[in-house]
RNA sequence: GGAGUUAGCUGAGCGGUCGCGCAAUUUUUAUUGCGAGGAAAGUCCGAGCUCUACAGGGCAGGAUGCUGGGUAACGCCCAGUGGGUUUAGGCCAAAGCUUAAAUUCAACGCUAGUGCCACAGAAAAUAUACCGCCAGUUUUACUGGUAAGGGUGAAAUGGCGAGGUAAGAGCUCACCAGCAGUCUGGUAACAGGCUGGCUUGGUAAACCGCAUCCAGAGCAAGGCCAAAUAGGGGAGUAUAAGGUGGCCCGCUUUCUCCCGGGUAAGGCCGCUAGAGGCAAACAGUAAUGUUUGUCCCAGAUGGAUGACCGCUGCCAUCUUAGGAUGGUACAGAACUCGGCUUAUAGGCUAACUCCAA
Numbered sequence: 001g002g003a004g005u006u007a008g009c010u011g012a013g014c015g016g017u018c019g020c021g022c023a024a025u026u027u028u029u030a031u032u033g034c035g036a037g038g039a040a041a042g043u044c045c046g047a048g049c050u051c052u053a054c055a056g057g058g059c060a061g062g063a064u065g066c067u068g069g070g071u072a073a074c075g076c077c078c079a080g081u082g083g084g085u086u087u088a089g090g091c092c093a094a095a096g097c098u099u100a101a102a103u104u105c106a107a108c109g110c111u112a113g114u115g116c117c118a119c120a121g122a123a124a125a126u127a128u129a130c131c132g133c134c135a136g137u138u139u140u141a142c143u144g145g146u147a148a149g150g151g152u153g154a155a156a157u158g159g160c161g162a163g164g165u166a167a168g169a170g171c172u173c174a175c176c177a178g179c180a181g182u183c184u185g186g187u188a189a190c191a192g193g194c195u196g197g198c199u200u201g202g203u204a205a206a207c208c209g210c211a212u213c214c215a216g217a218g219c220a221a222g223g224c225c226a227a228a229u230a231g232g233g234g235a236g237u238a239u240a241a242g243g244u245g246g247c248c249c250g251c252u253u254u255c256u257c258c259c260g261g262g263u264a265a266g267g268c269c270g271c272u273a274g275a276g277g278c279a280a281a282c283a284g285u286a287a288u289g290u291u292u293g294u295c296c297c298a299g300a301u302g303g304a305u306g307a308c309c310g311c312u313g314c315c316a317u318c319u320u321a322g323g324a325u326g327g328u329a330c331a332g333a334a335c336u337c338g339g340c341u342u343a344u345a346g347g348c349u350a351a352c353u354c355c356a357a
Base pairs, nucleotide, nucleotide: 001355002354003353004352005351006350007349008348009347010346012312013311014310015309016308017307018306020035021034022033023032024031025030037330041341042340044339045338046337047336048335049218050217051216052215056249057248058247059246061214062213063212064211065210066080067079068078069077070076081107082105083104084103085102086101087100088099089098090097091096108209109208113207114206115203116202117201130150131149132146133145134144135143136142137141158176159175161173162172163171177199179196180195181194182193183192184191185190222269223268224267225266232259233258234257235256236255240254241253242252243251276295277294278293279292280291281290282289283288313328314327315326316325317324318323
């Protein structure tokens, strides 16, 4: 310098003419101001808000699952711990250990219980002797010992080395891993030291157990105004019926449910000043919090936020290097907010990998 990957920011700007929606002022139909995103998408989580008289206890059901912190809250964010994978080093006879970086984790419990582990293999956990090794005998076969070597498999009663043995085995020893106890450090997850019996498959995005949390429905929530009439018919009825996921208990209301007819399909509120934006300082590793200052940035409702012209920015191609032509991603608020997930041409920045000099 080029290419790729990941992450972050941005993803059009200025001027003019006309047009649309809202608000304010009105010297009255003009003037001024504002007008679709980082995801507005998905409707996956959490809330604000509204309603159910209150939303109590239990069962069932559902969600989350290392530790600490943040937050209104969360299944989110930050920091840390531990595991896996890859790369580059280091120690070592070997097993194995260790350092750094990147990346990733559905990261509590398998000695409460119940399941599953096909095929292959002798045997897959109430688990073993197929080949092999050793010893003996009535010697080509049998009996006994063995689990070091080999085979099968994703996985086979810790691993490597030495001693020992008839042959072997933690049988013994040193090292490593695991487990248990104990001490030290840390808020904790956990880490390290010492000691020790030698060592008790895997799987819980299997059922299950444990800990914590969860009332429900949702702006088409829910109110106000207007308008209209058929209290017409039927069923149940206090030992009854109704009461916002299911069941039970409690509590509570007094009528409840079904059929049929009429009016409205309208207007107003909810509807945008907020767990708000921006800037600075302070605290904190950070997420974030506090203080000060400053700003008001859509509120539509068959549904506005647009059209045209000129210039600029960015990208591509051509080029006589003057310029010309074409293009400019994903995509449109509908009560609001904090997250997660998905889509995204191009430009800028940072890190890493590869190539070239």